[in-house]
RNA sequence: UCGAUAGCGCUCCGGAGAAGUCCGUACGUUUUUAGCGGGUGCCGAAGGUGCAAGGGCAUAGAUGCCCAAAUCUCUCAGGCAAAAGGACGGAGAACUGUCAU
Numbered sequence: 001u002c003g004a005u006a007g008c009g010c011u012c013c014g015g016a017g018a019a020g021u022c023c024g025u026a027c028g029u030u031u032u033u034a035g036c037g038g039g040u041g042c043c044g045a046a047g048g049u050g051c052a053a054g055g056g057c058a059u060a061g062a063u064g065c066c067c068a069a070a071u072c073u074c075u076c077a078g079g080c081a082a083a084a085g086g087a088c089g090g091a092g093a094a095c096u097g098u099c100a101u
Base pairs, nucleotide, nucleotide: 003099004098005097006096007095010092011091012090013089014088019040021039022038023037024036025035041080042079043078047076048074050072054067055066056065057064058063
């Protein structure tokens, strides 16, 4: 210098589910009123909880304790028009590491 690969964040693209629910209420002109407060029901893909194989420690043993993933589980948080957010996937440039030449 060129190439491959991994990682972190950034930018762009894609990106599901579930109440246009009930009561009260602010603004506004009567109504509608996705705002605010509360009720009920519901969703899982921000974050968070739980654990299987397996591993470790203690014990003579039974057994106990600890570590241990997910789109699984729970629904604390969050969400149930749009927007925003969004696990995850793709692309881009930069940085860092490794490998090859």

This is a predicted structure of a 101-nucleotide RNA (Glycine riboswitch aptamer). Of the family's consensus pairs, 90% are formed in the model.